């Protein structure tokens, strides 16, 4: 430096859901409180597939094409805190 783990240690994040605040046609996002399902990256990032929106096309469409949403779907990439039981 790798790898490999979450047993210790000091932390961290927040799923649902409740009340606010804004955005955005839409999946959805930002943001305060409250909550804690849970996570060894539940830090960053849409490169792949999958799912999801919305438009267009279509006799109709779950098929095609565009643009888009998601990182707590799944691979893969960057970066990082302790420890090596």
């Nucleotide at each position: 430096a790798a790898c490999u783990g979450a047993a210790a240690a000091a932390g961290g994040c927040u799923a649902a859901c409740c009340c606010g605040u804004u955005c955005g046609u839409g999946a959805g996002g930002a943001u305060g409180g409250g909550g804690g399902c849970g996570c060894a990256a539940a830090g960053u990032a849409a490169c792949c597939g999958g799912u999801c929106u919305u438009g267009a096309u279509u006799c109709a469409a779950u098929a095609u094409c565009a643009a888009g949403a998601g990182a707590g779907c799944g691979g893969g990439a960057c970066u990082g805190c302790c420890a090596g039981a």
Predicted 3D model of an 85-nucleotide RNA (c-di-GMP-I riboswitch aptamer) from a Gammaproteobacteria bacterium. NCBI's taxonomy places the organism under Bacteria, Pseudomonadati, Pseudomonadota, Gammaproteobacteria. It was read from a public genome assembly, where an Rfam model found it.